[in-house]
RNA sequence: UGCCAGAUCGACUAACGGCAGGUCGCAAUGCUCUGAACAUUGAAAUACAGGUUCAAAUCCUGUUCUGGCAU
Numbered sequence: 001u002g003c004c005a006g007a008u009c010g011a012c013u014a015a016c017g018g019c020a021g022g023u024c025g026c027a028a029u030g031c032u033c034u035g036a037a038c039a040u041u042g043a044a045a046u047a048c049a050g051g052u053u054c055a056a057a058u059c060c061u062g063u064u065c066u067g068g069c070a071u
Base pairs, nucleotide, nucleotide: 001070002069003068004067005066006065007064010024011023012022013021018054026042027041028040029039030038047063048062049061050060051059
């Protein structure tokens, strides 16, 4: 320098173009003499900027970062 792949809650991981979900963790409440466990509830994310579309995590373009291959 070129090519390929990837980027989603704090972590891990889903999601035919049609409500962004699950597990762990976190917080609150319940239970308990207290705690753990358990139950219920809640907060929390689509790397960034554009485009296409009635509608984009998903399709297209560019950028950034990460990994791989070639040179």

Notes: The RNA shown here (transfer RNA) has 71 nucleotides and comes from Pegethrix bostrychoides GSE-TBD4-15B. Its Rfam family is "tRNA". By type it is a transfer RNA. Rfam links the family to the GO term triplet codon-amino acid adaptor activity. The coordinates come from a structure-prediction model, not an experiment, and the mean pLDDT is 81. The RNAcentral record of the sequence draws on ENA and Rfam.